[in-house]
């Protein structure tokens, strides 16, 4: 510090997710040690048991126990000492400890204040303060009770009642001091109602003793009052820190005053009276949530989050209320009352409060021991010893966290074994192990052994002050003694490598890869996403990576996130400018001078507790941890200074703004009136059959006279031409003409005012169309509606009608894609060119032109900006001011609430849930019922077919035991198959085989084969017989081949997967395209080149051009064909010469032909067109002319195209069978459908007779001549020929002649019968051919569809491959031999440029809504239900206060009593918790049912959007 994820790719916007750190954590797996910390976050839930606050006998009386002494009645009394403590009394219990419920302020943090003319020193100025300290001082004199105890008695208990007695540092009276108060004076502060000092009088108010051998005195400890300090507390003010406005108004003790009361103290704190205030958009009030802070976590910081542990403050103590005591409480381990709950009970009554420490139940994902000790620190009491202390110090439990250590170190290659992988060679685990040599941290055992301890007190010695004195007090020195932890830390010795490693991950992000299993299953997953038979993503194993006594997961927070942007974002199109204006508050504001000092800057002082963070030093072996020092920390407070800037005050200025004067343009607004053209309607005339409407029609109108035409009239609405990216207005908007009223703007002049300005939350006004209300009006147009069409449907588009409405007046509504998708204002920043309205200059008689300038409105373009597109003085540039708005998509502009509205609805405006995207701009493609250009038998023009018939063949379907398999739009279907009777053959039935029909190895035997017989359908089985390989001179041995046997390795598979593959092939398409290097442009994908102008069959060539070149394609090179030359002539040829039946033979080498080598054609030449080009057109010459004809040749790629059944091959599957063999059957089935052919339907023909002319080929298990036989197929026969020699081989159409005469025929030949032939073991299923007989359909073929542009179509035969036989198929070959092409509008396909796009699996795309089903969350809902808040009323506990007090009553008083004062019970009153009643508000739960929403591999109906999306889309 970034990364992944939207796309085919790109840039941007934007969300989601990850890597880091942290944690009072929890869960999973695992677990050696130590140190330091931490440990109920939930139920402020309920609590058994124990402990957590006591202490003082030196305050008091009394009681008990022990010891001693005395007396003597020797078992009693008295006294002394020690000790214990129930009670009275004192102090403490308000600290310490816990918790965070409540509380948004009476809390917390920071700072300040508790004051009053000024100055100086001190004091006081609304307060209190136990214990402590200091100063000075006092402690005098009296009195009456009471608990304990005792006696009686009630009660189960808790706890009492009454009799009698008693003490005090308990209680009370008086004196005195000082303090305080009242009143009257004096003085001071310049005045003063304020303050200070002071005097008199009156009133009021103090005390206590104990101890030291203790009587005086002394000392110590207590006690009273006063003043001050310290400490602690109380009160007040300012500022700060929270989310909601779908909470906007709140408040009657409320705000203030006077007086009184009350308090420690100020104060509406309380009361009486008076006034009507106080708070609030700078957010009052209500409701919600929350203890606050130092700090902690994170972050570069600013910030954000948190408030465990430690520390400060606050609040609370079962819930609610209340006071008492006290210095301090409205009191955690006190009291009273009410309530809920629990417990005891003798049923009459009582007791209790762990949010103290442990512990228990419960809750929960989850949080410890019913431990030790007061040794230390601290606290309470005490003179002290000491006692108490779950504070605290320690230990226990827990990897909960941080820190440290260890689980060994060195050496060791046979690179062991085993595991895993493997291309079988090896690799890896891996120096890892073993082995050898060491060490001993930790551990175990034994021994030693600190520091935390020093006070106090005790013992000893000494000193000091006052004093008569010490035994008292204080101090110094020394000594003895005190440890829970603790079997401590630490040290030493011994022992053995012995006892100590796991967890997660390994597709990318993100370090780390293979095998097996699984097969969209099981599962994984933080995001993207893996898994459908070769998964580095699931599970396991091996290996690897990371961390390590831990490792992962989950939750939460910050970060990354500049993703709320102060630092530090945006708003034309991504989310985002209010529809527009006016304007209060607010914010901001021109130039100069003076002043002030609020902001600002700066110095000083105070404070910002400690701990923590940071730096330095030090202590535990290091570290964590701890100690010491320093620094830092603020919107802080007070105070001094500066005066530039902002603000305040004063004065001035004119440039901002406004006014004035003179001109100017305009559909600016409102009202009133006027006009012509047109539509429609009415009346009348003329006139006759249609009109109207559409893609085509129909509905409609019309013989009752339409439409057309003429005249006249009525009525409403709108204003042609002018008219213009022209004008005006803030926007909406405004268009005939005239008048009236009226707003704004521009120019010139520079006279006046003198900052008067800009923006503008709320607020107010204006605001298209539609809509609403009332009343008019209504010609045309026209939602709804009706009819006609279209259509599968058509509630639409089209047509004919037609009502609201559109118009007017008045009143509502308040929204639009109200758009420049661009808020308002000001200033600045190159130019060029139009246009509208003004002004000026030069020149001129004048105008135009020209130049300058102000204001509007357009275009182009630089810098700059922008993601790009684009904007560009009318900014989206550079700046400033103010307002509005945005923060992923959907849900949703929805719900609820509120405001407005007559309604429709508008404004404001969420959440649950769900997705990982949604989106902008641009790029490349693809596509379009977009456009331009061009090509192709693509159409058109023609010729012939197909689709109808019969038949052949293939396919589908059906059937079957099987009808083997594959191929399925073009690009499957006479295709694989260049040929299924057996074989082929893969299928079916039946029979037999199992190392196998075939290959290699191994073992052993033998030649094998053959033949015969029997069984059998055969395969095969059984028996018999025969035979005896080759090499080597021979035996032996070896080798090769063969046969059968046994066991295994293995063979075998036309079994699966063409979506695991190679190879091969089809197709677009023989279409002209597809790319690269360098350069340039662009942020980039990409573009350029390759586009453009011409041209071509062609990205062919030329020109131009930020391109210049190059490659694969095109073309050419190759084959064939057409012409010529040359060479060579056998089997070919024959002109001339011989010869013959015959090129048969001699001969020839001219010709044809053959097959070698060459030539030839290149737009080369001429003319024209073209741009002086490329090229095209025409011509000449030429056998051939513009790639001469044909072929081979198929770019980058597309279709997961085809093929595992040609072959090869991974993986999977079968192994007495999915292998191999045999016989028979099937692939040939047959209601039917389709494709491709053949033959026809006839006279351009059929038949008969005669007659002419080919080419390509093939031939030995072959072609097969002549001759003979047969009507014929064919047979006999055998010559020739491995072929320019022989054979196939008579070519046919054609030509000549004849016949038929338009018929289902002398057409057509299917079908069937009979008789034959050929091949072959075999012709039934199931071959071909012949003869005779039979003689079906069919008379030119619907919609549609197909081939072909010249030696082509059409037509005619011939040959070949396969092959025993079988050809209408296929591949070749020659003969005869046309027609048409205007042309590119249309159909199809293709190329290129451009355009649109929401497509990229690319239109066979994408995608919308209803309905149906499942699930989820939410809204409404008659209601139901619990809770909370406040209000009104009722009742009213305890208690304070007040009143009363005829009852009770020790202290004081007196006149001495039934006295008084005072006090108390009781009663009354105010307030008052809980409770009750009523209706209200708020948030929640639930609810038959209902509404929309979301989600969900393959549901239904349509096709709304994206292309002109087929009616442009949208608001």
């Nucleotide at each position: 510090a970034g990364a992944g994820u939207u796309u085919g790719a790109u840039c941007c916007u934007g969300g989601c997710u990850c890597a880091g750190g942290a944690u009072g954590a929890a869960c999973g797996c695992u677990g050696g040690c130590g140190g330091c910390g931490u440990g109920c976050c939930u139920a402020a839930u309920a609590c058994a048991u124990g402990c957590a606050a006591g202490u003082c006998g030196a305050a008091c009386g009394a009681a008990g126990a022990g010891a001693g002494a005395a007396g003597c009645u020797u078992g009693c009394u008295u006294c002394u000492c020690u000790u214990u403590u129930a009670g009275u009394g004192g102090c403490g219990a308000a600290c310490g400890g816990g918790u965070g419920a409540g509380a948004a302020a009476u809390a917390c943090a920071u700072a300040a204040g508790c004051a009053u003319a000024c100055a100086u020193a001190a004091g006081c100025a609304a307060c209190c303060u136990g214990c402590c300290c200091a100063u000075a001082u006092g402690a005098c004199u009296g009195g009456g009770a009471u608990a304990a105890c005792u006696a009686u008695u009630g009660g189960a208990a808790a706890c009492g009642a009454c009799u009698g007695c008693u003490a005090a540092u308990a209680c009370c009276g008086g004196a005195u001091a000082g303090g305080u108060g009242a009143c009257c004076g004096g003085g001071g502060g310049a005045c003063a109602u304020c303050c200070c000092c002071u005097g008199a009088u009156c009133a009021u108010u103090a005390a206590a003793g104990c101890u030291g051998g203790g009587a005086c005195a002394c000392a110590g400890c207590a006690c009273g009052a006063a003043u001050g300090g310290a400490u602690g507390g109380g009160c007040u003010u300012a500022u700060g820190g929270c989310g909601c406005a779908u909470u906007a108004g709140c408040u009657a003790g409320u705000u203030g005053g006077u007086g009184a009361g009350g308090u420690a103290a100020c104060g509406g704190c309380u009361c009486a009276c008076c006034a009507a205030g106080g708070c609030g958009a700078c957010g009052a009030u209500c409701a919600g949530u929350a203890g606050c802070c130092g700090a902690c976590c994170u972050g570069a910081g600013a910030g954000g989050g948190u408030g465990a542990a430690c520390g400060g403050c606050c609040a609370c103590a079962c819930u609610g209320g209340a006071a008492c005591u006290g210095a301090g409480a409205c009191a955690c381990g006190g009291u009273c009352c009410a309530g809920a709950c629990u417990c005891c009970u003798a049923c009459g009554g009582g007791a209790g409060g762990c949010a103290g420490c442990a512990g228990u139940g419960g809750g929960g994902a989850a949080u410890a021991u019913u431990g030790c000790a007061c040794a230390a620190u601290g606290g309470g009491c005490g003179c002290a010893a000491g006692c108490c202390u779950g504070a605290u110090g320690c230990a226990g439990c827990a990897a909960c966290g941080c820190c440290g250590c260890g689980u060994g170190a060195g050496u060791g290659a046979a690179g062991a074994a085993g595991g895993c992988c493997u291309u079988c060679g090896g690799g890896u685990u891996g120096u890892a192990a073993a082995g050898c040599u060491c060490u001993g941290u930790u551990g175990u055992a034994a021994g030693g052994g600190a520091a935390g301890a020093a006070u106090g007190g005790c013992c000893a010695a000494g000193a000091g002050a006052g004093g008569g004195a010490a035994u008292g007090c204080u101090c110094u020195u020394g000594g003895a003694g005190u440890g829970a932890c603790g079997g401590u830390a630490c040290c030493u010795u011994a022992c053995c490598a012995g006892a100590a490693a796991g967890c997660c991950a390994c597709g990318g992000c993100u370090a780390a890869c293979u095998a097996c299993g699984u097969g969209c299953c099981a599962g994984c997953a933080g995001c993207c996403g893996c898994g459908g038979u070769a998964a580095u993503a699931c599970g396991u194993a091996g290996g690897u990576g990371g961390c390590a006594a831990g490792c992962g997961u989950u939750g939460u927070c910050c970060g990354g996130a500049a993703u709320u942007a102060u630092u530090g974002g945006g708003c034309g199109u991504a989310a985002a400018g209010c529809g527009c204006g006016c304007g209060c508050a607010g914010g901001c504001g021109g130039c100069c001078u003076c002043u002030u000092a609020a902001g600002u800057c700066u110095g000083a002082u105070g404070u910002g507790a400690a701990a923590g963070c940071c730096c330095c030093c030090g202590g535990c072996u290091c570290a964590a941890c701890c100690g010491g020092g320093g620094a830092g920390g603020g919107c802080c407070a007070u105070u001094g200074g500066a005066a530039a800037c902002u603000g305040g005050g004063a004065g001035g200025c004119u440039u901002g703004a406004g006014u004035a004067u003179a001109g100017g343009a305009g559909a600016g607004a409102a009202g009133a009136g006027u006009g012509g053209a047109a539509u429609u309607c009415c009346a009348c005339g003329u006139g006759u059959a249609g009109c109207g409407g559409u893609g085509a029609a129909a509905u409609g109108c019309g013989u009752a006279g339409a439409g057309a035409u003429g005249u006249g009239g009525a009525g409403g609405a709108a204003c042609a031409c002018c008219a213009g990216u022209g004008g005006c207005g803030a926007a909406g908007g405004c268009g005939a003409c005239u008048c009236u009223u009226u707003g704004g703007c521009c120019u010139a002049u520079a006279a006046c005012u003198g900052a008067c300005g800009c923006u503008g939350a709320g607020g107010c006004g204006c605001g298209a169309a539609a809509g609403c209300g009332u009343g008019g009006g209504g010609a045309g147009c026209a939602a709804a509606c009706a009819g006609g069409a279209u259509u599968a449907g058509a509630u639409a588009c089209c047509c004919u009608g037609g009502u609201a409405g559109u118009c007017c007046a008045c009143g509502c509504c308040g929204u639009a894609a109200a758009c420049g998708a661009u808020g308002a204002g000001u200033g600045c920043u190159a130019g060029g060119u139009g246009u509208c309205g003004g002004g000026g200059g030069u020149a001129u008689c004048g105008a135009c032109c020209c130049c300058c300038u102000c204001g509007g409105u357009g275009c182009c373009a630089c810098a700059g900006c922008u993601a790009a597109c684009g904007c560009a003085a009318u900014a989206a540039g550079c700046a400033c001011u103010c307002c509005g708005c945005c923060u992923g998509g959907g849900g949703a502009g929805u719900a609820c609430g509120g405001u407005c509205g007559c309604a429709a609805g508008a404004c404001u405006g969420a959440a649950a849930c769900u997705c990982a995207a949604a989106g902008g701009a641009a790029u490349u493609g693809a596509c379009g019922g977009g456009g331009g250009c061009c090509c192709g038998c693509a159409c058109a023009a023609g010729c012939g077919g197909u689709g109808g018939a019969g038949u052949a063949u293939g396919u589908g379907g059906u059937u079957u035991a099987a009808u083997u398999c594959g191929a399925c739009g073009c690009a499957a279907c006479g295709c694989g198959a260049a040929g299924a009777a057996c074989c082929u053959u893969a299928c079916c039935a039946a029979g037999g085989c199992u190392u196998g029909a075939c290959a290699u190895c191994c073992c052993g035997u033998g030649a094998c084969a053959g033949c015969u017989a029997u069984g059998g359908a055969a395969a095969c089985a059984u028996a018999g017989u025969c035979u005896u390989c080759u090499u080597a001179g021979u035996c032996g041995g070896g080798g090769a081949g063969c046969c059968g046997u046994a066991a295994g390795a293995c063979a075998g598979g036309u079994g699966g997967u063409g979506c695991a593959u190679g190879g091969u092939u089809g197709u677009c398409g023989u279409c002209a395209g597809c790319u690269c290097g360098u350069g340039u442009c662009g942020u980039g994908a990409g573009a350029u080149g390759u586009u453009g102008g011409g041209u071509u069959a062609a990205g062919u060539c030329c020109c131009g051009c930020a391109a210049c070149g190059a490659g694969c394609g095109c073309a050419a090179c190759c084959c064939u064909u057409g012409c010529c030359u040359u060479u060579a002539g056998u089997u070919a040829c024959c002109a001339g010469c011989a010869u013959u039946c015959a090129g048969u033979u001699g001969g020839g080498g001219a010709c044809u032909c053959u097959a070698g080598a060459g030539g030839g054609a290149c737009u080369g030449c001429c003319g024209g067109u073209g741009a002086c080009a490329a090229a095209c057109c025409g011509g000449a010459g030429g056998a051939a002319g513009g790639u001469g004809g044909g072929g081979a040749u198929g770019a980058c790629g597309u279709c997961a195209a085809a093929u595992c059944a040609u072959c090869a091959u991974g993986c999977c599957c079968c192994u007495u069978a999915u292998g191999a063999u045999c016989u028979g059957g099937g692939c040939u089935a047959c209601a039917c459908a389709c494709g491709u052919g053949c033959u026809a339907c006839a006279a351009u023909g059929g038949c008969c007779g005669g007659u002419a002319c080919a080419a390509c080929g093939a031939g030995a298990a072959g072609c097969g001549a002549a001759a003979c036989c047969g009507c014929g197929a064919g047979g006999u026969g055998a010559a020739g020929c491995a072929a320019a020699u022989c054979u196939u081989u008579u070519a046919a159409a054609g030509c000549c002649g004849g016949u038929c005469c338009c018929a289902g025929u002398u057409c057509g030949g299917a079908u069937u019968g009979c008789a034959g032939g050929c091949u072959g073991a075999a012709a039934c299923u199931c071959g071909c051919c012949u003869g005779c007989a039979u003689g079906a359909a069919g008379u030119u073929g619907g919609a549609g569809u197909u081939g072909c542009u010249a030696g082509u179509a059409a037509u005619c035969g011939c040959g070949g491959a396969u092959c025993a036989g079988c050809a209408u198929g296929c591949c070749g070959u020659g003969g005869u031999g046309a027609a048409u092409g205007c042309g590119u509008u249309c159909c199809c396909g293709g190329g290129u440029c451009u355009u649109g796009u929401a497509c990229a699996c690319a239109c066979c795309g994408c995608c919308c809504g209803u309905c149906a089903c499942a699930c989820c969350a939410c809204g409404g809902g008659a209601g139901u239900u619990g809770g909370u808040u406040g209000c009104a009323c009722c009742c009213g506990a305890a208690g304070u206060c007040g009143g009363u007090g005829a009852g009770g009553u020790a202290a004081c008083c007196c006149u001495g009593g039934u006295g008084g004062a005072g006090c108390c019970a009781g009663c009354c009153g105010c307030c008052g918790a809980a409770g009750g009643u009523g209706g209200u508000a708020c948030a929640g739960a639930u609810g038959a049912u209902u509404g929309g929403g979301g989600u969900g591999a393959a549901g239904u109906c349509g096709u709304a959007a994206c292309a002109a999306g087929g009616u442009a889309a949208c608001c």